[in-house]
Context: one part of a larger RNA
RNA sequence: UGGCGGGGGCCCCCACAAGCGGGGGAGCAUGUGGUUUUAUUCGAAGCGCCGCGAAAAACCUUUCCCCGUCGUGACAUCCCUAUGACCCCUCUAGCGAUAUAGUUUUCCUUCGGGACAGAGGUGACAGGUGGGGCAUGGUUGUCGUCACCUCGUGUCGUGAGAUGUUGGGUUAAAUCCCGCAACGAGCGCAACCCCUAUUGUUAGUUGCCAUCAUUGAGUUGGGCACUUUAGCGAGACUGCCGGUAACUAAACCGGAGGAAGGUGGGGAUGACGUCAAAUCAUCAUGCCCCUUAUGACCUGGGCUACACACGUGCUACAAUGGCUGGUACAACGAGUUGCUAGUCGGUGAGGACAAGCUAAUCUCACAAAGCCAGUCUCAGUUCGGAUUGUAGGCUGCAACUCGCCUCCAUGAAGUCGGAAUCGCUAGUAAUCGCGGAUCAGCAUGACGCGGUGAAUACGUUCCCGGCCCU
Numbered sequence: 001u002g003g004c005g006g007g008g009g010c011c012c013c014c015a016c017a018a019g020c021g022g023g024g025g026a027g028c029a030u031g032u033g034g035u036u037u038u039a040u041u042c043g044a045a046g047c048g049c050c051g052c053g054a055a056a057a058a059c060c061u062u063u064c065c066c067c068g069u070c071g072u073g074a075c076a077u078c079c080c081u082a083u084g085a086c087c088c089c090u091c092u093a094g095c096g097a098u099a100u101a102g103u104u105u106u107c108c109u110u111c112g113g114g115a116c117a118g119a120g121g122u123g124a125c126a127g128g129u130g131g132g133g134c135a136u137g138g139u140u141g142u143c144g145u146c147a148c149c150u151c152g153u154g155u156c157g158u159g160a161g162a163u164g165u166u167g168g169g170u171u172a173a174a175u176c177c178c179g180c181a182a183c184g185a186g187c188g189c190a191a192c193c194c195c196u197a198u199u200g201u202u203a204g205u206u207g208c209c210a211u212c213a214u215u216g217a218g219u220u221g222g223g224c225a226c227u228u229u230a231g232c233g234a235g236a237c238u239g240c241c242g243g244u245a246a247c248u249a250a251a252c253c254g255g256a257g258g259a260a261g262g263u264g265g266g267g268a269u270g271a272c273g274u275c276a277a278a279u280c281a282u283c284a285u286g287c288c289c290c291u292u293a294u295g296a297c298c299u300g301g302g303c304u305a306c307a308c309a310c311g312u313g314c315u316a317c318a319a320u321g322g323c324u325g326g327u328a329c330a331a332c333g334a335g336u337u338g339c340u341a342g343u344c345g346g347u348g349a350g351g352a353c354a355a356g357c358u359a360a361u362c363u364c365a366c367a368a369a370g371c372c373a374g375u376c377u378c379a380g381u382u383c384g385g386a387u388u389g390u391a392g393g394c395u396g397c398a399a400c401u402c403g404c405c406u407c408c409a410u411g412a413a414g415u416c417g418g419a420a421u422c423g424c425u426a427g428u429a430a431u432c433g434c435g436g437a438u439c440a441g442c443a444u445g446a447c448g449c450g451g452u453g454a455a456u457a458c459g460u461u462c463c464c465g466g467c468c469c470u
Stems, first nucleotide, its partner, number of pairs: 007470003011466002015460002019424004026315008034306002042053002064301002068297003073125001077124002080121002083118001084116001089102002092099002106115003127290002130288002136284002138279003141275001143273001149186005154163003167178003193267004198234007207224003212221002237261001240255005317417001321376007333364003338357002342353003383414001388409002391406004430452006
């Protein structure tokens, strides 16, 4: 000077408390450990690994294993040499990689030659998801969106260093005010950026419909008021009033006006640094290692195994419910190798025919919970849906290992979960559906969107973490 303390003081945080809902028990999905295996490729490991890299493992992916193959190579550049094509198409053998046999025969020219592509040979070399993230760059997590971390000059101290940055108030904040051997400054905080809440103006199609006609229907004429869309503006600043506060401050409390009130709500934004944190398998890269193999190609298999253990989720255990019928209201988005209206037939998944749309025009697309009726009457049930057996559908060369969906039948555990434990303070929790990304196909995951919509917070004694002084 820092760190630490079951030392002290001050303060903050879904940290506790007050509440609501969960996981831990069941079945399944998914990841991990372990075990197994020819192989179950590799990495990630307290918080900060474990629905993580992976925004899609049937082949491919794919790195792993077995079999079959190649040998300047699947990929790149250069030199020399002989050649005139190559591609496409076809035959035969083979699981395929591949091998064989056909077919085919470039351009310029001063006719000397040159250009160009493929394949063969020669060597320089290629290649490596081989090694170590404790040799590295770049990127990322974390403390933590915590309020800190420093510098110049001056002053003090022999010096390491101190001061400033401490103190009194205040703030979400080293935020601001006052004081002070300090005076200033920088990175952070805040603001500037985006979305959202109100409104003016410009514009009126593909959007909208108050008035006037019209229709089955904003359908058509008409209109651009309203809604809406998207450009440019306005608006919120403790600006105004009262009180409190050191007489005067910063500020705090209450009020007015206002769509909005005290950083309005959300996002992006992550200081100096810490953990030799993570990544050599995104990429790049020094060094080491392999070079008829640790490189490359191919068929098949594996990553999907299963006495078990753990994490994260989904579905439930029912009556605030299940089932049947009727009926209402969204937002974000996506679409030409695509979204597919409508009609027909199918119980259904889907199928056949076939308009429109490169989209405020057409389509996905009927939102679901809700509301109105009926039924069930507390049961392992008309709860629950695992598992299993037939029969089908779709994608795709191909669903056996190993996809998703449908009909019928089957109808397991489960009656609210021990110790211990997690999330959340408002349009939040809880609950209900919808969308796209990846993608031929495959979503209970991740990322967005809207519908319905709570309870509680006395407070800081205690637990965890953090800031400041001592």
A computed fold for a 470-nucleotide part of an RNA from an uncultured bacterium, annotated as small-subunit ribosomal RNA, 3' major domain. The coordinates come from a structure-prediction model, not an experiment, and the mean pLDDT is 86. The RNAcentral record of the full RNA draws on ENA.